Description
Two RNAs folded together computationally: RNase P RNA and transfer RNA, 470 nucleotides in total.
RNA sequence: CGGGUUGGCUGGGCGACCGCGUGGACCGGGAGACCGGUCCCCGAGGAAGGUCCGGGCUCCACAGGGCGAGGUGGUGGGUAACACCCACCCGGGGCAACCUGCGGGAUAGUGCCACAGAGAACAGACCGCCUCCCCGGCUCCGGCCGGGGCGGUAAGGGUGAAACGGUGGUGCAAGAGACCACCAGCGGUCCGGGUGACCGGACCGGCUCGGCAAACCCCACCUGGAGCAAGGUCAAGAAGCUGCUCUCCGGAGCAGUGCGUGCGCGUUCGAGGGCGGCCCGCCCGAGCGCACGGGUAGACCGCUGGAGGCUGUCGGCAACGGCAGCCGUAGAUGGAUGGUCGCCCCCGAGGCAGCGAUGCCGAGGGACAGAACCCGGCCUACAGGCCAGCCCGUCCG
RNA sequence: GCCCCAGUAGCUCAGCGGAUAGAGCAGCCGCCUCCUAAGCGAAAGGUCGCAGGUUCGACUCCUGCCUGGGGCA
Numbered sequence: 001c002g003g004g005u006u007g008g009c010u011g012g013g014c015g016a017c018c019g020c021g022u023g024g025a026c027c028g029g030g031a032g033a034c035c036g037g038u039c040c041c042c043g044a045g046g047a048a049g050g051u052c053c054g055g056g057c058u059c060c061a062c063a064g065g066g067c068g069a070g071g072u073g074g075u076g077g078g079u080a081a082c083a084c085c086c087a088c089c090c091g092g093g094g095c096a097a098c099c100u101g102c103g104g105g106a107u108a109g110u111g112c113c114a115c116a117g118a119g120a121a122c123a124g125a126c127c128g129c130c131u132c133c134c135c136g137g138c139u140c141c142g143g144c145c146g147g148g149g150c151g152g153u154a155a156g157g158g159u160g161a162a163a164c165g166g167u168g169g170u171g172c173a174a175g176a177g178a179c180c181a182c183c184a185g186c187g188g189u190c191c192g193g194g195u196g197a198c199c200g201g202a203c204c205g206g207c208u209c210g211g212c213a214a215a216c217c218c219c220a221c222c223u224g225g226a227g228c229a230a231g232g233u234c235a236a237g238a239a240g241c242u243g244c245u246c247u248c249c250g251g252a253g254c255a256g257u258g259c260g261u262g263c264g265c266g267u268u269c270g271a272g273g274g275c276g277g278c279c280c281g282c283c284c285g286a287g288c289g290c291a292c293g294g295g296u297a298g299a300c301c302g303c304u305g306g307a308g309g310c311u312g313u314c315g316g317c318a319a320c321g322g323c324a325g326c327c328g329u330a331g332a333u334g335g336a337u338g339g340u341c342g343c344c345c346c347c348g349a350g351g352c353a354g355c356g357a358u359g360c361c362g363a364g365g366g367a368c369a370g371a372a373c374c375c376g377g378c379c380u381a382c383a384g385g386c387c388a389g390c391c392c393g394u395c396c397g
Numbered sequence: 398g399c400c401c402c403a404g405u406a407g408c409u410c411a412g413c414g415g416a417u418a419g420a421g422c423a424g425c426c427g428c429c430u431c432c433u434a435a436g437c438g439a440a441a442g443g444u445c446g447c448a449g450g451u452u453c454g455a456c457u458c459c460u461g462c463c464u465g466g467g468g469c470a
Stems, first nucleotide, its partner, number of pairs: 001393010012344007020043002023040007045368001049379002052377005057227004064280004069223005074088005089103001090101004104218002109216002111212003126157002128153003132149007165183006184208002186205008231301004240257007259293007272284003308327008345366003350361004398469007407422004415453001426438003446462005
């Protein structure tokens, strides 16, 4: 310098004017609730997104046992927890840095393996090879060739995603782990290293045993349910009914109650519910279910200070944790966080000058997206810009 | 905000992990008819919403997106 690979940061800046939302101070109006105005402080994100996991928080009775259901799946650690993160192991890819794997069990059992092929799971003779028998032909009488039959054979051909270890030899009629040597795999015993997954080694056994569990299933571990529209407080509220007052006897007003009508079930002979699906067991329990009709569509709390952030230091390979100091900054509820202009920054179609190198001008563009109870993750979207580590190649010293 | 469901031909739907993915209606062509409808015959029409993965093999199983629909005070 070129190519590659990994990780991190950032997500336009400054100023002016106008506008919106929370909060505070002041002023004005109002009996009050509150309304209006002025000024000041503050006002989206790395994903606020998808809602895929895990928690906090809240309510259900602090939620028992069995079956079932769902989830997770190498090992060790981190964490409030996780399907997340870190480190390591093993398999696969890459020259390498590095990437990647839903990575327990196929010797617990069941099931599936289309088409092709002779045969698809302790398999299989289609071609081939070989002994024997029969028939025909030739013969130099040793046999040879062709056809058929009973058999043997998994070395070769062919099919397939997959055909029951590989190479060499012995052996045999031809062959074959049938036997032998080496290699590969599997299983068992032992030794060494490691917390462990696992790794290395020795010996034994011809044991050679297909794949699929993102098929049922088995094993180990985990899971009570619902969700801020959780949940709580207050206000308002119609039909009807009750009471009082007024009345022109039609009704009107005020107050209280806070739904009404029909059907069915039920109050110790227990409806219904906790308890998602079933059973047992325990508990709450006086109302509940269905249909039709009517009313409300408000305010406040929950609500933002929390597993918070930053800096330093210590421990740890790291994720992360301990300690100390400092900071404090959205809370809308038809839902605020925006717009315009100027200067600067980045990209830039095109144009001008110049032989060229290059310089100048420049229309236009600057992403994805937007809090809604709060966190930790994952996944997905994203114009660009910056920094760092490592690997390979080439050149120079 | 929270919780669910669906996506296969123009429409409505079927579809054991093994087919060239089917059926009805619609549309096109032909026959029948004086013409149309009905009827009969034939042919066409598919990125199985998209992308990865598991498997020898995926419409089907798993994961992530996209689109549409429904419910909840």
It holds a member of the Rfam family "Bacterial RNase P class A". It is annotated as a ribozyme. Its family is annotated with tRNA processing, ribonuclease P activity and dimeric ribonuclease P complex in the Gene Ontology. Rfam describes the family as follows. Ribonuclease P (RNase P) is a ubiquitous endoribonuclease, found in archaea, bacteria and eukarya as well as chloroplasts and mitochondria. Model confidence (mean pLDDT): 78 of 100.